RNA sequence: GGGGCGGUAGUUCAGUUGGGAGAACGCCGGUUUUGCAAGCCGGAGGUCACGGGUUCGAAUCCCGUCCGCUCCACCA
Numbered sequence: 001g002g003g004g005c006g007g008u009a010g011u012u013c014a015g016u017u018g019g020g021a022g023a024a025c026g027c028c029g030g031u032u033u034u035g036c037a038a039g040c041c042g043g044a045g046g047u048c049a050c051g052g053g054u055u056c057g058a059a060u061c062c063c064g065u066c067c068g069c070u071c072c073a074c075c076a
Stems, first nucleotide, its partner, number of pairs: 001072007010025004019056001027043005049065005
């Protein structure tokens, strides 16, 4: 330098025929208990890596940039 995969909640990830942003764990409150844990009920939490484009509408399509993993190539 070239190819592939990935970047979404605090963490691990799902969501790709373009239209609701989600799950589990964690966190907070309630309930229960003598108390804790577990269980049950409820809640908070997001610039969908960044910038632009297409579109009525983009996590999703297109272009560029950055970061991680991986393969290949080049130099010594």
About this RNA
Transfer RNA from Candidatus Sumerlaea chitinivorans, 76 nucleotides, folded computationally. Its mean pLDDT, the model's own confidence on a scale to 100, is 82. It matches the Rfam family "tRNA". About the family: Transfer RNA (tRNA) molecules are approximately 80 nucleotides in length. By type it is a transfer RNA. The same sequence occurs in records of 9 taxa. The source organism's lineage runs through Bacteria, Bacteria candidate phyla, Candidatus Sumerlaeota, Candidatus Sumerlaeales and Candidatus Sumerlaea.